[in-house]
RNA sequence: GGAGUCGGCCGGGCGGCCGCGGCGGGCAACCGUCGAGGAAAGUCGGGACUCCACAGGGCAGCGCGGUGGGUAACGCCCACCCGGGGCGACCCGGGGAAAGCGCCACAGAAAACACACCGCCAGCGGCUGCCGACGAGGGCCGAGCGCAAGCCAGGCCCCGCCGGUGGUGCGGGCAAGGGUGGAACGGUGGGGUAAGAGCCCACCAGCGCGGCGGGUGACCGCCGCGGCUCGGCAAGCCCCGCGCGGAGCAAGGUCAAGCAGGGGGUGGGUGGCCCGCUCGAUACCCCCGGGUAGGCCGCACGAGGCCGCCGGCGACGGCGGUCCCAGAUGGAUGGUCGCCGCCCGGCCGGUGGGUUCGCCCGCCGGCGCGGGUACAGGAUCCCGCUUACAGGCCGGCUCCCGAU
Numbered sequence: 001g002g003a004g005u006c007g008g009c010c011g012g013g014c015g016g017c018c019g020c021g022g023c024g025g026g027c028a029a030c031c032g033u034c035g036a037g038g039a040a041a042g043u044c045g046g047g048a049c050u051c052c053a054c055a056g057g058g059c060a061g062c063g064c065g066g067u068g069g070g071u072a073a074c075g076c077c078c079a080c081c082c083g084g085g086g087c088g089a090c091c092c093g094g095g096g097a098a099a100g101c102g103c104c105a106c107a108g109a110a111a112a113c114a115c116a117c118c119g120c121c122a123g124c125g126g127c128u129g130c131c132g133a134c135g136a137g138g139g140c141c142g143a144g145c146g147c148a149a150g151c152c153a154g155g156c157c158c159c160g161c162c163g164g165u166g167g168u169g170c171g172g173g174c175a176a177g178g179g180u181g182g183a184a185c186g187g188u189g190g191g192g193u194a195a196g197a198g199c200c201c202a203c204c205a206g207c208g209c210g211g212c213g214g215g216u217g218a219c220c221g222c223c224g225c226g227g228c229u230c231g232g233c234a235a236g237c238c239c240c241g242c243g244c245g246g247a248g249c250a251a252g253g254u255c256a257a258g259c260a261g262g263g264g265g266u267g268g269g270u271g272g273c274c275c276g277c278u279c280g281a282u283a284c285c286c287c288c289g290g291g292u293a294g295g296c297c298g299c300a301c302g303a304g305g306c307c308g309c310c311g312g313c314g315a316c317g318g319c320g321g322u323c324c325c326a327g328a329u330g331g332a333u334g335g336u337c338g339c340c341g342c343c344c345g346g347c348c349g350g351u352g353g354g355u356u357c358g359c360c361c362g363c364c365g366g367c368g369c370g371g372g373u374a375c376a377g378g379a380u381c382c383c384g385c386u387u388a389c390a391g392g393c394c395g396g397c398u399c400c401c402g403a404u
Stems, first nucleotide, its partner, number of pairs: 001400010012340007020035006037375001041386002044384005049248004061244005066080005081094005095239002100237002102233003117178002119174003124171002126168007134160002137158005144151002186204006205229002207226008252297004262288004266280005304323008341373005346367009
């Protein structure tokens, strides 16, 4: 200098004028003070809080899923383990398919207690060609013998049977090779065989079992044994482990008008009771409670922010100090002007490199020229996740090239 990877942060500043909401002060005019975000968003996960339900246990249903830790809790975070990708920093994934069921398009013989299209084989059978041997089978010819009938050596053909060697490819053996597929029932070499095959052997890979060692654990290392070679999908059912009662601030509480409706009625005083006395009402009157509109509370001090120290690899925890930081309810935090930032383009000046001499690619500085300055805004609160975002800043680490 180039390429990359991971993490953190900012996201306009100052001032004038006009406005808005809360709180405090003031009789008032008004004054003082505070006033959106990193995501306030999506409402996805978890909790606080409130009401309802609930003896205990289980079933169903839903969610989560390597191990250990953090946390109020989580599907979040940290560290580690295993598998995959990358030269690397780093990134992605995570219970069980050897408990059972189910599914695996097309192609292919076969998609899983396997199977056989091409192919390989003859230890066999059927049909058939050729060669050879055999037959007390059949036919013809026929040397020779015989007067003749005939006898008969031999030859040829057919048939049968045996052996060899081919063909056919119906039955049989095989699974090495070809071919199909995303995926095909270990790999290499040797033995073996008709041909072959973990059929047998050696080594390698995987799996299972046993032992020893390390680790809290996931897991890792070493040794031995077993031919055990076992496909994928659990986001199809299922199995194992863990978690979960429901509804939500329109929760819930409180004060309570008018109208309608419900209940009750003789009440107060005379020190507690009765008489008496006295004051008042006598139903268009008086009293009571529920509840609506509406108001108030819930509701702003909290798993709080910042700083420091300590413990921990870390997430985080402990201690000390310090700060108070929106509470609206048709819903406030805005508008405008000036100055200054930042980014892009254009123009001007300087400068380096390339050039096909037309230009092209940079770097530095300037401009009283134009444009842009995002995503988005509380509504009970908190912890997370995810998504959106003009433009910009910082840091850790990796690889390559060059110089010293």

RNAcentral holds the sequence, with entries from ENA. Predicted 3D model of a 404-nucleotide RNA (Bacterial RNase P class A) from an Actinomycetota bacterium. It is recorded under the gene name rnpB. Of the family's consensus pairs, 91% are formed in the model. Rfam family: Bacterial RNase P class A. It is annotated as a ribozyme. About the family: Ribonuclease P (RNase P) is a ubiquitous endoribonuclease, found in archaea, bacteria and eukarya as well as chloroplasts and mitochondria. The organism belongs to Actinomycetota, within Bacteria. Its mean pLDDT, the model's own confidence on a scale to 100, is 78.